[in-house]
Context: one part of a larger RNA
RNA sequence: CUAUCGUUAAGGAACUAGGCAAAAUACCCCCGUAACUUCGGGAGAAGGGGGACCAUCGCGUGUGAAUAGCAUAUGAUGGUCGCAGAGAAAUGGCUCUUCCAACUGUUUAACAAAAACACAGGUCUCUGCUAAGUCGAAAGACGAUGUAUAGGGGCUGACGCCUGCCCAGUGCUGGAAGGUUAAGGAGAGAGGUUAGCGCAAGCAAAGCUUUGAACCGAAGCCCCAGUGAACGGCGGCCGUAACUAUAACGGUCCUAAGGUAGCGAAAUUCCUUGUCGGGUAAGUUCCGACCCGCACGAAUGGCGUAAUGAGAGGAGCACUGUCUCAACGAUAGACUCG
Numbered sequence: 001c002u003a004u005c006g007u008u009a010a011g012g013a014a015c016u017a018g019g020c021a022a023a024a025u026a027c028c029c030c031c032g033u034a035a036c037u038u039c040g041g042g043a044g045a046a047g048g049g050g051g052a053c054c055a056u057c058g059c060g061u062g063u064g065a066a067u068a069g070c071a072u073a074u075g076a077u078g079g080u081c082g083c084a085g086a087g088a089a090a091u092g093g094c095u096c097u098u099c100c101a102a103c104u105g106u107u108u109a110a111c112a113a114a115a116a117c118a119c120a121g122g123u124c125u126c127u128g129c130u131a132a133g134u135c136g137a138a139a140g141a142c143g144a145u146g147u148a149u150a151g152g153g154g155c156u157g158a159c160g161c162c163u164g165c166c167c168a169g170u171g172c173u174g175g176a177a178g179g180u181u182a183a184g185g186a187g188a189g190a191g192g193u194u195a196g197c198g199c200a201a202g203c204a205a206a207g208c209u210u211u212g213a214a215c216c217g218a219a220g221c222c223c224c225a226g227u228g229a230a231c232g233g234c235g236g237c238c239g240u241a242a243c244u245a246u247a248a249c250g251g252u253c254c255u256a257a258g259g260u261a262g263c264g265a266a267a268u269u270c271c272u273u274g275u276c277g278g279g280u281a282a283g284u285u286c287c288g289a290c291c292c293g294c295a296c297g298a299a300u301g302g303c304g305u306a307a308u309g310a311g312a313g314g315a316g317c318a319c320u321g322u323c324u325c326a327a328c329g330a331u332a333g334a335c336u337c338g
Stems, first nucleotide, its partner, number of pairs: 001333008010324002014322001019319001027051005036041001038158001052080007060072004081085001093317007100309002105117002121156007133142003159304004164234003169231002171227005178222003184216002189211005196203002235253005262296001263293001274290005
């Protein structure tokens, strides 16, 4: 010096991205226990007291016929020893606050355990049974030995209060008058061939063959409606009140409609360490407000929320070698020889 440990004056987070690590807490009994709450919880909340041994007296329970005996629990008083009586080991640190997710669960086997996934609940949609859907050239199987209180798919995600406007575009559903439209049907007409006709040029029946116009012809699309817990979307400019400022109000342009409730510098705020208040001697973080929302917003859910969390941020108490600032010690290495 390295690894793992032990102890440390005074201070006590000044360390650091961050109390990381360590320390502290810890057992049993008794007392006591707040906000909030879904009345279950929160709660081991928090906070306090006791604990060994000996003697005397007393008492409960079990067994038992018993007031024997035995087992076990326990009170009072007096006494003994130590620095210390859960004497070792093992064995919760606590509190306040915000965000996220309701919860228990699940996950990147070997850098991520989470706020991600799942979840009960909600809602939309498909499916009438040879169900829809899925696997399979098929047979067949699953769905299901189920039958709409069932099964499949999508979104959301306990609970509470709620979930606004837009159907112009896209999708889906319904409609069928008209337009368009395939194969197929139809077969006007045209070409080739040649019996025949013609002096010749050529014409040319039937058949065969190559083509082929009109006309008929479904769904779909166009079209007409509906539909947002379908994909999605939810404005601009100008003026105006008797200080100023602001604009309840007015004008105008555009749109399918111009963002409602609630929330808001937010896991979203660029400017930004916004401004004000709180906490600190001092606070780019944190908490409470404001609203000028670059670029929140209502099941790609909005806002709350007790409980829960090896989740993320902030604060306090306790505690400490994290630090001021380092020291000493133990064990095993390191080094030398073998």
Molecule: large-subunit ribosomal RNA, domain IV
Organism: Promineifilaceae bacterium (SeqCode)